[in-house]
Molecule: ZMP/ZTP riboswitch aptamer (pfl RNA motif)
Organism: Niallia nealsonii
């Protein structure tokens, strides 16, 4: 020095379920869906600034609690 991580701007952005208690809302269902609108938001791109070599078994949907179902991220296979 390359990677890396941290933060800060901008863009983008999957995913955002039921019951109860707190302050989502409207319509349509019956199970944990569907369509909107708010809000939430990991992630990825880029720019800038700091760390100098510093990896990882995690991360996200208002907050709790019981559930149920995904999404990124990181290994691995096959094309």
């Nucleotide at each position: 020095a390359a990677g890396g991580c941290u933060g800060u701007a901008u863009g983008u952005a999957a995913c955002u379920g039921g019951c109860g208690a707190a302050g989502c809302a409207c319509g349509g269902a019956g199970a944990a869906c569907c369509g909107u609108g708010a809000g939430g938001g990991a992630g990825c791109a880029u720019a800038c600034a700091g760390c100098g070599u510093c990896g990882u078994a995690g991360c996200c949907g208002u907050u709790c609690g019981c559930c149920u179902g995904g999404g990124c991220a990181g290994a691995g296979g096959u094309a």